Model confidence (mean pLDDT): 81 of 100.
This is a predicted structure of a 171-nucleotide RNA (c-di-AMP riboswitch aptamer (ydaO/yuaA leader)) from Nocardioides deserti.
RNA sequence: GUCGAGUCUCGGCCCGCUCCGGCGGACCGGGAACCGGGGAACCACCGGCGCUGCCCGCAGCGUCACUGGGGUGAAUCGCCCGCAAGGCACCGCACAGCGGUGAGGAGCGGGCGUAGGGCCUGUCGUGCCCGAACCCGUCAGCUCACCCGGUAGGCGUACGACACCGAGGAG
Numbered sequence: 001g002u003c004g005a006g007u008c009u010c011g012g013c014c015c016g017c018u019c020c021g022g023c024g025g026a027c028c029g030g031g032a033a034c035c036g037g038g039g040a041a042c043c044a045c046c047g048g049c050g051c052u053g054c055c056c057g058c059a060g061c062g063u064c065a066c067u068g069g070g071g072u073g074a075a076u077c078g079c080c081c082g083c084a085a086g087g088c089a090c091c092g093c094a095c096a097g098c099g100g101u102g103a104g105g106a107g108c109g110g111g112c113g114u115a116g117g118g119c120c121u122g123u124c125g126u127g128c129c130c131g132a133a134c135c136c137g138u139c140a141g142c143u144c145a146c147c148c149g150g151u152a153g154g155c156g157u158a159c160g161a162c163a164c165c166g167a168g169g170a171g
Base pairs, nucleotide, nucleotide: 001155002154003153007032008031009030010029011028012027014025015024016023017022033151034150035149036148037147038146043141047064048063049062050061051060052059053058054057068139069136070135071134072133077113078112079111080110081109082108083107088102089101090100091099092098093097116130117129118128119127121163122162123161124160125159126158
């Protein structure tokens, strides 16, 4: 300088360095700014199929399905290969149980793509890189008031065209 909310500032305490002026760092607390989550009313949502009714887009009845869900983040989704827990089914045995086989498969690993994100002022084109990880715990639409939490971690990253901004020079 840059990606990102991930910065600024004050106080306390401790440590290191010092040219003794200070400088740097860890921890705790306060403030500012920024980011995110929870949370009313109104609004939105309130499964598929069939039948019936009527005020014709709603209601009732029947039937089938019902696999948890959500958040931070660009980081999702699909296909292929390998391994595979619990549970299930079947078989056997010396049966509180143990062993074997099978289908299936949460998940893990690998490969190829991909929504999306980044490449140092912007847009476009070509090219390149990333496409992780973690949290809540059966609960979450939106959301005034109100409540809660976060301010980490990385990188030194291409070329061209056109704009924009800035600097210098000449008339």
Annotation: The organism belongs to Nocardioides, within Bacteria. It was read from a public genome assembly, where an Rfam model found it. The model forms 92% of the base pairs in the Rfam consensus.